[in-house]
Context: one part of a larger RNA
Molecule: large-subunit ribosomal RNA, domain I
Organism: microbial mat metagenome
RNA sequence: AGCACACGGUGGAUGCCUUGGCAUAAGGAGGCGAUGAAGGACGUGUAAAGCUGCGAUAAGCUUCGGGGAGCUGCAAAAGAGCGUUGAUCCGAGGAUUUCCGAAUGGGGCAACCCCAAUGACACCCUUAUAGGGUGGGCUAACCGGCCGAACUGAAACAUCUAAGUAGGCCGAGGAGAAGAAAACAACAGUGAUUCCCCAAGUAGUGGCGAGCGAACGGGGAGCAGCCCAAACCGGUCGGGUUACGGCCCGGUCGGGGUAGUAGGACCACGUGGUGGUAGUAUGCUGGUGAGUCGAAUGCGCCUGGAAAGCGCAGCCGCAGAAGGUGAAAGCCCUGUAGGCGAAGCGAGCAUACGCCUAGUGGUAUCCUGAGUAGCGCGGGACCGGAGAAAUCCUGCGUGAAUUUGCCGGCACCAUCCGGUAAGGCUAAAUACUCCCUUAUGACCGAUAGUGCACUAGUACCGUGAGGGAAAGGUGAAAAGAACGCCGAGAAGGCGAGUUAAAAGUACCUGAAACCGUGUGCUU
Numbered sequence: 001a002g003c004a005c006a007c008g009g010u011g012g013a014u015g016c017c018u019u020g021g022c023a024u025a026a027g028g029a030g031g032c033g034a035u036g037a038a039g040g041a042c043g044u045g046u047a048a049a050g051c052u053g054c055g056a057u058a059a060g061c062u063u064c065g066g067g068g069a070g071c072u073g074c075a076a077a078a079g080a081g082c083g084u085u086g087a088u089c090c091g092a093g094g095a096u097u098u099c100c101g102a103a104u105g106g107g108g109c110a111a112c113c114c115c116a117a118u119g120a121c122a123c124c125c126u127u128a129u130a131g132g133g134u135g136g137g138c139u140a141a142c143c144g145g146c147c148g149a150a151c152u153g154a155a156a157c158a159u160c161u162a163a164g165u166a167g168g169c170c171g172a173g174g175a176g177a178a179g180a181a182a183a184c185a186a187c188a189g190u191g192a193u194u195c196c197c198c199a200a201g202u203a204g205u206g207g208c209g210a211g212c213g214a215a216c217g218g219g220g221a222g223c224a225g226c227c228c229a230a231a232c233c234g235g236u237c238g239g240g241u242u243a244c245g246g247c248c249c250g251g252u253c254g255g256g257g258u259a260g261u262a263g264g265a266c267c268a269c270g271u272g273g274u275g276g277u278a279g280u281a282u283g284c285u286g287g288u289g290a291g292u293c294g295a296a297u298g299c300g301c302c303u304g305g306a307a308a309g310c311g312c313a314g315c316c317g318c319a320g321a322a323g324g325u326g327a328a329a330g331c332c333c334u335g336u337a338g339g340c341g342a343a344g345c346g347a348g349c350a351u352a353c354g355c356c357u358a359g360u361g362g363u364a365u366c367c368u369g370a371g372u373a374g375c376g377c378g379g380g381a382c383c384g385g386a387g388a389a390a391u392c393c394u395g396c397g398u399g400a401a402u403u404u405g406c407c408g409g410c411a412c413c414a415u416c417c418g419g420u421a422a423g424g425c426u427a428a429a430u431a432c433u434c435c436c437u438u439a440u441g442a443c444c445g446a447u448a449g450u451g452c453a454c455u456a457g458u459a460c461c462g463u464g465a466g467g468g469a470a471a472g473g474u475g476a477a478a479a480g481a482a483c484g485c486c487g488a489g490a491a492g493g494c495g496a497g498u499u500a501a502a503a504g505u506a507c508c509u510g511a512a513a514c515c516g517u518g519u520g521c522u523u
Stems, first nucleotide, its partner, number of pairs: 001522009015508001016473002020444002022441007029433002031138002039100003042055003046078001050074002061094006070082003105114003121135005142173001143171005153160001157207001183190002194221005204212002225425003228369001232255010260403001262368004266362004275356003279353007287345002291340003297313004302309001314331002316320001322334003374398008384410001405420005460467002480507001483495004
């Protein structure tokens, strides 16, 4: 030095465990903010820092309700206190709530400075430098709009694709958008919108490549329809004109009116009860929201540290889900099945109030959405890449008709059919989950599962945008080792003691690599 065996050290795999995650389902909630949010800074305790809570009334103040013996958070001990005159704790309301932050008196290098007297700015109303109202910012996804890539695919690449995706901006709500036929259809008919299944990877489109890709119709979910503008009438304000009787024009307010079998104005006759309701209030029902009641077991000189195990004998069960208790408990504890439950909140139903609710006939005249429809040029959207290319949107230009009107039915024309543009509103079925509650898992079990089971978006890195960890387990209970000895020692060790066991806080188990000690063998 190698090998073997034994015994150790180191190390932290493995096993077991779970406070934490992940996923799904159902229900709830779907916003907060100038009455100052979200998020922070700084404070705040008997006591240093951190987390949590709170705000100079500062781990809290107050009212009501619950609850009933202990309490002063994580977090021990000490100290000082509180509590059956009901504390701590739980629910609901209120008060306080420094400074920064949309930040809004002015400034500023956020959490500060300087004025001052209640103070920003924008928009709307307005009796107008006065007064009143609204907005601004934050927020996971979902939704609408505006702008809008590239990698990639086409086995290269340019039309095309990826894709109107990612991304940026604006806006809204609990949903959003769409929506009450200038729609489809086809000689038969349907009757707003939205979503799902089929039609169908069909018809089409396409360097007819890669690819893209409907509709009609059928079956379901859910169903709901309305209001203006105008004609006409009236009030009021302003203007013009006048023969002072009035007439005309414009603004504004009210009535009227809303359709395709055209309807309405206008004229004649007629209509006050019926029906509806998406607004407000009250009542009832069930939900939510602190809680509350809730059956039934003992014994054993059986094992054991400990009984829930074992033995013996019982009991309950609308409850033998689960968790805990010194091992393995239906009957010990918390619970479970099943009942009960306040304020507040939000649903459904009923009632009341409010609101809406008329036609028939006549047809001379009037009205029925204009820089609109259409057309030309250029783009875009549709299944449709300019094509024979309808339909829809519109940047530039041009530019109608008026119900004997106008638009559509895939160039265009005729016939026929369908509809009534150029104003607006509209629940439900649909999408999503930052958040709350409940439940479940052939989901994970600390290199897994969230990046984070722990002082985690922390430490640390970066000028910054940003990146981003590691780190769980004594024991049933601290009973956390009095005392002694060695030692420089509060290190460490040896005794003693605790414990079921040192499991001794470098703590469950404690693999391997790696490092030793002893013995044997070989050289």